[in-house]
RNA sequence: UCCUCGAAAGGGCAACUUGUUCCGAAAGGGCAAGGCGCAAAUUAGCAGACCUAAAGCACGAAUAGGGGUAUGGAUGCUGCUAAUGCCGUA
Numbered sequence: 001u002c003c004u005c006g007a008a009a010g011g012g013c014a015a016c017u018u019g020u021u022c023c024g025a026a027a028g029g030g031c032a033a034g035g036c037g038c039a040a041a042u043u044a045g046c047a048g049a050c051c052u053a054a055a056g057c058a059c060g061a062a063u064a065g066g067g068g069u070a071u072g073g074a075u076g077c078u079g080c081u082a083a084u085g086c087c088g089u090a
Base pairs, nucleotide, nucleotide: 004090005088006087012038013037016034017033018032019031020030022029023028036076042083043082044081045080046079047078048077050073051072057067059065
């Protein structure tokens, strides 16, 4: 120095819960506190599955109503591609 691997310490992320005179039609997101867990639970992209249905669409007498639709979302779901990365016992 590299590979495998994951002891210790420091740092990082954050399921979930609570709060919020924050954003959104909703799904969901932001922020604060606690915090299960995570060595790729880092970043970007693609496909599938998943959540929602405002506008528009079709039905309808209808501004009622239900229907289907992503251009709206989320992943600590699955697969793939590219790039990057802390410590160093053994």

The RNA shown here (c-di-GMP-I riboswitch aptamer) has 90 nucleotides and comes from Aphanocapsa sp. GSE-SYN-MK-11-07L. It was read from a public genome assembly, where an Rfam model found it. Its Rfam family is "c-di-GMP-I riboswitch aptamer". About the family: GEMM was predicted in a large-scale screen for bacterial structured RNA regulatory elements.